[in-house]
C1' cells in the first nucleotide's frame, strides 16, 4: 500500500432511519437489612454513539473523508 470487520456509560454489550428522554448487565455513588463487613433489595448519577462533512421530513443507524483497534493478501 489494497481488502473486510469493527469504534455505542469506567467495563461488557444491546439498537441496523420513525414519534419526546440511546437502554441493560457490571462497576461507582446513597438509603434500608446486619454488631460491623458481605450478600440482598431500592435509588441516584454517569454516552456531544472515534472526528468532520453530507443524505433524508427525522441518522447511533445510510454515503464520504480522516484517525484509530483487528483480520487477511502483497
Nucleotide at each position: 500500500g489494497g481488502c473486510c470487520u469493527c469504534g455505542u456509560a469506567g467495563u461488557u454489550c444491546a439498537g441496523c432511519u420513525g414519534u419526546a428522554u440511546a437502554g441493560a448487565a457490571u462497576a461507582u455513588c446513597a438509603g434500608a437489612u446486619u454488631c460491623c463487613g458481605g450478600u440482598u433489595c431500592u435509588g441516584a448519577a454517569g454516552a456531544u454513539c472515534a472526528u468532520g462533512g453530507g443524505u433524508u421530513a427525522g441518522a447511533a443507524u445510510c454515503c464520504c473523508a480522516u484517525c484509530g483497534a483487528g483480520g487477511u493478501c502483497a